[in-house]
Parts: sequence; C1' cells; structure tokens
RNA sequence: AAAACAGAUAGAGGCGCGGUGAUGAAUAGUAGCGGCAAAAAGGCUUUUCGGAGAGCCGCCGCAAAAGGCAUUACCGCCGAGGAGCGCGCAUUCCGAAAAUGCGUGUUAUCCGGUUGUACGUUAAAUAGGCGUAUGACUGUCAUCGGCUUGCUUGAUGGAGUGCUAUCAAAUUA
Repeated sequence: AAAACAGAUAGAGGCGCGGUGAUGAAUAGUAGCGGCAAAAAGGCUUUUCGGAGAGCCGCCGCAAAAGGCAUUACCGCCGAGGAGCGCGCAUUCCGAAAAUGCGUGUUAUCCGGUUGUACGUUAAAUAGGCGUAUGACUGUCAUCGGCUUGCUUGAUGGAGUGCUAUCAAAUUA
C1' cells in the first nucleotide's frame, strides 16, 4: 500500500416494512333475541369418507360483534418484512384425509422496493393478501458507451448473502 461472497459499527432507498390505539366503511338488516306460523320430504351449517348428535329454513319486530380492510396517530424498524416449509391448536363429537384460520419455529426454498393490467386462489367482499404472467416507476452495484465532464446521461446485466461510509483484518506485495 492492497485486501477475503471473513468481521464490527453507522447509514440510504420511499406510495418502504411491521406492531399498537383511535375512527370509519363493510360484515348486515346477517347472527342472536322476542312474537306468530309450521305436515312431510329435502336442503343448509368449509369439502370428502364411516358413525353419532344439534340447530336452522316462512312472516313480523328489535338488532350486534369478532376476524379481515381503509384512514390516521404513535411506537419499532430498512430482510424491514412477506411467502413457502415444519410443528402445535381450532373448525359439534369419534376415526381418517383435505382446506382455511391462529400461534410458533425456520443460517436460507423464493422475493431489492413500490405499482398497473390479466388470470387463479383466499368458509362475506368489487376490500386486502398471496401466486403466475406481462408492463411502468424507483434505489443500488457492475460492464460498455454519449458529451454538457458531473450531485450528468443512455444501454445491458446482477441481487438485499446486495449497496454506501468508517473502523478493523486473515493474507499478499
């Protein structure tokens, strides 16, 4: 002096991410409650199989809430986090399978971030999430260019196991 897909600390991206509270829409004129009516069959209560059980279905009146979502404030953050996967619990009961929800784990399967459109999926949803495809915007680095030579711009490519700054450093000269 240089310097590891070795380390520590700090930091950037922007319609950035998560949590909590408040408010609002929707859920829903639904559940439930009360009154009236009521014969059977049939149907519904996530799906399928075997078994058991319960409630409900029409009319009138009263009439919610949770989960999910949006906005906003605050808090914590910048693999923030999300998905996937594993495990546990719940979904009337017993046995079995699926699916969904919730909790939890995940040093590593995927995603740099936001967003439009189409399709699929999600036990209300035209909300929101997620997946796939295809665009737009944007941060960052690398490579190759442009000219106005810089807080510049174009093309192509990469991935957050990234990038920037500082410290420190195996090792090398």
Molecule: Lysine riboswitch aptamer